[in-house]
Context: one part of a larger RNA
RNA sequence: CCCUUGUUAAGGAACUCGGCAAAUUGACCCCGUAAGUUAGCGAUAAGGGGGACUCAUAGAGAUAUGAGUCGCAGAGAAUAGGCCCAAGCAACUGUUUAACAAAAACACAGGUUUGUGCAAAACCGAAAGGUGAAGUAUACGAGCUGACGCCUGCCCGGUGCUGGAAGGUUAAGAGGAGAUGUCAGGCAACGAAGCAUCGAAUUGAAGCCCCAGUAAACGGCGGCCGUAACUAUAACGGUCCUAAGGUAGCGAAAUUCCUUGUCAGGUAAGUUCUGACCCGCACGAAAGGCGUAAUGUCUUUGGGCACUGUCUCAACAAGGGGCUCG
Numbered sequence: 001c002c003c004u005u006g007u008u009a010a011g012g013a014a015c016u017c018g019g020c021a022a023a024u025u026g027a028c029c030c031c032g033u034a035a036g037u038u039a040g041c042g043a044u045a046a047g048g049g050g051g052a053c054u055c056a057u058a059g060a061g062a063u064a065u066g067a068g069u070c071g072c073a074g075a076g077a078a079u080a081g082g083c084c085c086a087a088g089c090a091a092c093u094g095u096u097u098a099a100c101a102a103a104a105a106c107a108c109a110g111g112u113u114u115g116u117g118c119a120a121a122a123c124c125g126a127a128a129g130g131u132g133a134a135g136u137a138u139a140c141g142a143g144c145u146g147a148c149g150c151c152u153g154c155c156c157g158g159u160g161c162u163g164g165a166a167g168g169u170u171a172a173g174a175g176g177a178g179a180u181g182u183c184a185g186g187c188a189a190c191g192a193a194g195c196a197u198c199g200a201a202u203u204g205a206a207g208c209c210c211c212a213g214u215a216a217a218c219g220g221c222g223g224c225c226g227u228a229a230c231u232a233u234a235a236c237g238g239u240c241c242u243a244a245g246g247u248a249g250c251g252a253a254a255u256u257c258c259u260u261g262u263c264a265g266g267u268a269a270g271u272u273c274u275g276a277c278c279c280g281c282a283c284g285a286a287a288g289g290c291g292u293a294a295u296g297u298c299u300u301u302g303g304g305c306a307c308u309g310u311c312u313c314a315a316c317a318a319g320g321g322g323c324u325c326g
Base pairs, nucleotide, nucleotide: 001321002320003319004318005317006316007315008314010312011311014310019307028050029049030048031047036041038147052069053068054067055066056065057064058063070074082305083304084303085302086301087300088299089296090295094106095105110145111144112143113142114141115140116139122131123130124129148291149290150289151288153221154220155219158218159217160214161213162212163211164210167209168208169207173203174202178198179197180196181195182194185190222240223239224238225237226236249283250280261277262276263275264274265273
């Protein structure tokens, strides 16, 4: 000097990105316990008090009450929640990156769409065969959402899916007008049948074009100009474009660039936090919207009480190293 522990005057988060770490609390009995709430919870809420031993009384006893005794200390050592307020996210218990991430990610019950009538759909396999299932639409597969409460707006033009079949297009195949080669013959032109090689019309399914439906399918949800008796603003009007122009709710948000937006609260002082405002660069309704009791235990953010060597500011002690000698 380092590591692991222990104790510490006065102060008590001034430390620090941040109370990280440590300290406080702690089992049991009695009293008492708020907002909120899905009436179950919240809750060990919070906040107080108690204890040993002896004797007496009551009691069957556990114990209770009273009187006294001792110690600094009576759950006499050890094991044994710190608490509260506000907000975000996820309903919850659960699961996960074996060995840097445990979470707001995954799952979940619930919701919804879609496929499937049984030799089911879907999946594995070359097949036999198997799973589904020794099940049968209150079942099974796939997708999305994710308890609960209130809700879930408009657009089918594009892409997809489903349905339709009149018309257009359309393969192989069918069909075989015609052409070419060969060839008897012929001076030549030409050239029958046969054998080959091409081959028009006609016919010809699904698909596509087409016509409808469908958004809890993939997705999308405007611009400019003017207008009210101060000013400002625009309920109102005009115009262009679109398939339709963002409804409810929320909003500087896990989303806001400008931005430390503006106002209010908390502080002596607050880029964080809370409540509002709305000018939403670039929220928005099952890639769900907005709320929400309980839960989260090493979830995120802000504040407070208690507590402390985190700090002012360091000191001492114990053990183990380092160092010296052997």